This is a predicted structure of an 82-nucleotide RNA (transfer RNA) from a Kiritimatiellia bacterium. NCBI's taxonomy places the organism under Bacteria, Pseudomonadati, Kiritimatiellota, Kiritimatiellia. Model confidence (mean pLDDT): 80 of 100. The sequence was found in a public genome assembly. It matches the Rfam family "tRNA". It is annotated as a transfer RNA.

RNA sequence: GCACCCGUGGUGGAACUGGCAGACACGUAAGAUUCAGGUUCUUAUGCUGAGAGGCGUGUGGGUUCGAGUCCCACCGGGUGCA
Numbered sequence: 001g002c003a004c005c006c007g008u009g010g011u012g013g014a015a016c017u018g019g020c021a022g023a024c025a026c027g028u029a030a031g032a033u034u035c036a037g038g039u040u041c042u043u044a045u046g047c048u049g050a051g052a053g054g055c056g057u058g059u060g061g062g063u064u065c066g067a068g069u070c071c072c073a074c075c076g077g078g079u080g081c082a
Base pairs, nucleotide, nucleotide: 001081002080003079004078005077006076007075010026011025012024019065027045028044029043030042031041032040046055047054048053058074059073060072061071062070
């Protein structure tokens, strides 16, 4: 240099044919249980906002009524070839 694959909350990882983003698990916080801790159970857990709502899938554009998903460029990581 060329080809292919990947990039989603604090972490792993779903999201089917373009149609509720983050299911499920872990972690964390509070509470219950305990003399105390562990285990177990309950609730909460992206950002902003008093709320209604708005924003959020590596970055920036495009297509579409609608994009994590399709198209283009770029950034980062991996594999192969030279």